About this RNA: This is a predicted structure of a 91-nucleotide RNA (SAM riboswitch aptamer (S box leader)) from uncultured Ruminococcus sp. The sequence is in RNAcentral, with records from MGnify.
RNA sequence: CUUAUCAAGAGCGACUGAGGGACAGGCCCUGUGAAGUCCGGCAACCUGCGCAAGCAAGGUGCUAAAUCCUGCGGUAUUACCGAAAGAUGAG
Numbered sequence: 001c002u003u004a005u006c007a008a009g010a011g012c013g014a015c016u017g018a019g020g021g022a023c024a025g026g027c028c029c030u031g032u033g034a035a036g037u038c039c040g041g042c043a044a045c046c047u048g049c050g051c052a053a054g055c056a057a058g059g060u061g062c063u064a065a066a067u068c069c070u071g072c073g074g075u076a077u078u079a080c081c082g083a084a085a086g087a088u089g090a091g
Stems, first nucleotide, its partner, number of pairs: 001091006011039001013038003019029003023071004040063003044060003047056003067085001072082004
């Protein structure tokens, strides 16, 4: 850079010690421990098995809130749709 998906799923564990939720504006979560690491778990993509449904959990990944909501445009009472941006996998 291209492409697919993003409203599901997953700890009242251990170590640590103040921040975090991409960015902006909100609004949230946090010493009833943030982020990180380990273990556990989930199963999105690749991989393996299978006619298939599925199964496995090897490689990445994920493990508060719809990508937390909005952010640009369209329609519109709400809201919905399409993008943009972002995240993850594959090439």